Description:
The part of an RNA shown here (small-subunit ribosomal RNA, 5' domain) has 574 nucleotides and comes from Phlyctis boliviensis. Rfam family: Eukaryotic small subunit ribosomal RNA. Rfam links the family to the GO terms structural constituent of ribosome and ribosome. The literature on the family includes a 2002 paper in BMC Bioinformatics by Cannone et al., "The comparative RNA web (CRW) site: an online database of comparative sequence and structure information for ribosomal, intron, and other RNAs".

Context: one part of a larger RNA
């Protein structure tokens, strides 16, 4: 684990792994709006709103749908663990941080362009979450497009020779490519040469100041310069407030969010990596390479390392310290059960971590998928048809068919934990709550308790004795006395609404009940040499063995033992 009986309470609770990762009819399991993208609904409210103003079906946009459930079918240095690395990389969100530089010559910056959906009307199919044609209208969709200093550097340079110089161009932030900086053990005197400054008694003398993060370590960070780019960014958005300053102008100035946006940190994370580490086998002993086997360059190709591919060379690696094969009724691990210690053995299953959605295999969208409640094909399946077509993917909750020795309800709820969203408000079969459930586990009721009677022990009193007293036991088909939940039930309380439980009025115990089973009674091994049946039959017995006419064993009655709401039985396994 499965099955037999048997079953009153109270808490907890696993559950279609094993066989077939087989099949599925319905049904639901991912949707989602705030003051703050877009509202002329020919909608609903109305009424200070004849541009709107409130609330709002549907559409556009925007995020999510790569999370989470469920399964183990593959997988044997693969996964996995436990340690490194990433100076080998990408990251949506989150949270700190950050952008005066756009134009190349004239007028849009007080704001530009053109779509298209809901909508309306015509329509086509036998049929879909299936669309055609015409008519309209929005943006945070999709597109286009401006904007101000100053100062410093660079390069060119018309002039001028000496000291220099009018001008004239470039200079965000990202991409690419090249180049340059990105430093330093310590000390001391001398000579040469430049040319800045001070003091010159013009002979000379005296300073000479010079920035530089970080690591064990970089071609790091970081800054320049030249030039690159079908040119990414740098806001033509939204809501609530409306207010100050004149020089009264469609004058300038301004505040609290929101949305969005480049890089750069942070965050969630992913990706690859280092070291060690695995079950059974030699009736596998050699295994791999021109179709990468093992290394070197140099390119592709990736987010980025790498034979990960491609070219072009070497000829190499890996093995009895078991390579390669092959098996596994093998997903790893935390762990579980036994164990004096050493060990053995299970681990499909609620944490982690892989891998998979019939089989393969390809791919779009995206920060993330090689997604399956997405796509596209093939194959193996099945479903609907007016036969022309069209639709699928429960190893998500239920259900349901087969398989089987084997596993529940087409229930109820988003109230709790949490996750999603533009969101305080909606979703959520994630997950919670009944149901079914003797799958393990807990707690523990089926009686107490006096008196009579009967009949024992001990001690005493002695009247010795059949006595008496006094302690204490057992037994009773006599008699009371009380306790109490099981149950059923007003109510409250519980709960998203309820149930269960707990708390409670009120019912509610005598033997024929509110009645305990389940196996055993030769030995092993606790308990019957009772009785009746049976006669080597018929049956029992895990082993021995028991049955042939007095059966301690079998079928029954009695009686006893053992465990007890549980007990036997296969089986696996210590």
């Nucleotide at each position: 684990u499965a099955u037999g009986c048997u079953u009153g309470u109270c808490u907890c609770a696993a559950a279609g792994a094993u066989u077939a990762a087989g099949c599925c009819a319905u049904g639901c399991a991912u949707g989602u709006c705030u003051a703050a993208g877009u509202a002329u609904a020919a909608g609903c409210a109305a009424c200070u709103a004849u541009a709107c103003u409130g609330u709002g079906a549907a559409a556009c946009u925007g995020c999510g749908a790569a999370u989470g459930g469920c399964u183990c079918a593959u997988u044997a240095a693969a996964u996995c663990a436990g340690u490194u690395g990433u100076c080998g990389u990408u990251u949506a969100u989150u949270u700190g941080a950050u952008a005066g530089u756009a134009c190349c010559u004239u007028u849009u910056a007080c704001c530009u362009g053109g779509a298209u959906a809901a909508c309306c009307g015509u329509g086509g199919u036998a049929a879909u979450u299936c669309u055609a044609g015409a008519g309209c209208u929005a943006a945070u969709a999709c597109a286009u497009g401006c904007u101000a200093a100053a100062a410093a550097c660079c390069c060119c340079g018309a002039c001028u020779u000496u000291u220099g110089a009018a001008g004239g161009g470039g200079u965000g932030u990202a991409u690419u490519u090249a180049u340059u900086a990105g430093a330093u053990a310590a000390a001391a005197a001398a000579c040469c040469a430049a040319u800045g400054c001070c003091c010159u008694u013009c002979g000379g003398g005296g300073c000479u100041c010079u920035u530089u993060g970080g690591u064990g370590a970089a071609u790091c960070a970081u800054a320049a310069u030249a030039a690159c780019u079908u040119a990414a960014c740098g806001a033509a958005u939204c809501g609530c407030a409306u207010g100050g300053c004149c020089u009264u102008g469609c004058g300038c100035c301004g505040g609290c969010g929101a949305u969005g946006g480049u890089u750069c940190a942070u965050u969630c994370a992913a990706a690859c990596u280092u070291c060690u580490g695995c079950c059974c086998u030699a009736u596998c002993a050699g295994c791999u390479c021109u179709c990468g086997a093992a290394g070197g360059u140099a390119g592709a190709g990736u987010a980025g390392u790498g034979g990960u591919c491609u070219a072009c060379c070497u000829u190499g690696g890996c093995u009895u310290c078991a390579a390669c094969g092959g098996g596994u009724a093998a997903c790893g691990g935390g762990g579980g059960a036994u164990u004096a210690g050493g060990g053995u053995u299970c681990g499909a299953u609620u944490c982690c971590g892989g891998a998979g959605a019939g089989g393969g295999a390809g791919c779009c969208u995206g920060a993330g998928a090689a997604a399956c409640g997405g796509c596209u094909a093939c194959c193996a399946c099945a479903u609907c048809c007016a036969a022309g077509g069209a639709a699928g993917g429960c190893a998500g909750c239920a259900g349901g068919c087969g398989c089987g020795c084997a596993a529940a309800u087409u229930a109820c709820c988003c109230a709790a934990u949490c996750c999603c969203g533009a969101c305080a408000c909606g979703g959520g079969g994630a997950g919670g709550u009944a149901g079914u459930g003797a799958c393990a586990a807990u707690a523990a009721a089926u009686a107490u308790u006096a008196a009579u009677c009967u009949u024992g022990g001990g001690c005493u009193c002695c009247u010795u004795u059949u006595g008496g007293g006094u302690c204490u036991g057992a037994g009773a088909a006599u008699u009371g006395a009380a306790a109490u939940g099981a149950a059923a039930a007003c109510g409250a309380g519980u709960u998203a609404a309820a149930u269960c439980u707990c708390c409670u009025a009120u019912u509610g115990a005598g033997g024929a009940a509110c009645a305990a089973u389940u196996g055993g009674a030769g030995g092993g091994c606790a308990a019957g040499u009772c009785u009746g049946g049976u006669g080597c039959c018929a049956g029992c017995a895990g082993c021995c063995g028991c049955g042939g006419u007095a059966a301690u064993u079998c079928c029954a009655g009695c009686u006893c033992c053992a465990a007890u709401a549980g007990c036997g039985u296969a089986u696996a396994u210590u």